[in-house]
Molecule: THF (Tetrahydrofolate) riboswitch aptamer
Organism: mouse gut metagenome
RNA sequence: GCAGAGUAGGGGCAUGUGCGUUAAGUGCUAGGUGGACAGGGAGUUGUCACUUGGACGAAAAGGAAACUUGCGGUACGUGCCCCGCAUCCCGCUGC
Numbered sequence: 001g002c003a004g005a006g007u008a009g010g011g012g013c014a015u016g017u018g019c020g021u022u023a024a025g026u027g028c029u030a031g032g033u034g035g036a037c038a039g040g041g042a043g044u045u046g047u048c049a050c051u052u053g054g055a056c057g058a059a060a061a062g063g064a065a066a067c068u069u070g071c072g073g074u075a076c077g078u079g080c081c082c083c084g085c086a087u088c089c090c091g092c093u094g095c
Stems, first nucleotide, its partner, number of pairs: 001095004009083010019072003028054008039090004060069003
C1' cells in the first nucleotide's frame, strides 16, 4: 500500500404472552433531556429511548356471561434470515 474480519443497533418472517378496540398505541411533525455507535480513541446534519406540544386518525362481530373470532403500520419475549460503526485516527488478520 491492497484486501478482509468483528459490535451496538435496525428490518423481515414465524411463534408465544399481553394491551387497545370507552382509541391508548403505531406512523408524521416542533422542542427538551439522555444513551449507544466493532479492540482503543474521537464522533455527526445519522440513530435510539424518555418527555412536552401540534396536525392527522381506526373494525368490529358473536355470546346471558365467561369468553371466542377479528381488527391495530399495537407492546414485549423466543427462533430463523437480512442489513449493519456517516466519518476520522490507531489496532487486528492475510498478501